[in-house]
Description: This is a predicted structure of a 73-nucleotide RNA (transfer RNA) from Corynebacterium callunae. Its mean pLDDT, the model's own confidence on a scale to 100, is 82. It matches the Rfam family "tRNA". From the family's description: Transfer RNA (tRNA) molecules are approximately 80 nucleotides in length. The sequence is in RNAcentral, with records from ENA.
RNA sequence: GCCGGUGUAGCUCAAUGGAUAGAGCAAAGAGCUUCUAAUUCUUAGGUUGCAGGUUCGAAUCCUGCCACCGGCA
Repeated sequence: GCCGGUGUAGCUCAAUGGAUAGAGCAAAGAGCUUCUAAUUCUUAGGUUGCAGGUUCGAAUCCUGCCACCGGCA
C1' cells in the first nucleotide's frame, strides 16, 4: 500500500430500514436482616466511533475518515 472483519450503556452483547435503541452483569436508592451476605423492587446511565449522503423514516443502506483485529504484498 491492497483486501476483509469489528466499533451500540462502566463490561459482555442484542436490535427485518419502522416508531421510546433493549437485556444480563456492574452502579445508586429502597424493602427484608441485629448487622452483613443472599434475595426482591425501583432508578440512573447512549450524540449507536466521526463526518456527509440516500430515504417519509438509518444503529441498520452508500461514501470518506479514525481506532482495533486478521490476511496479502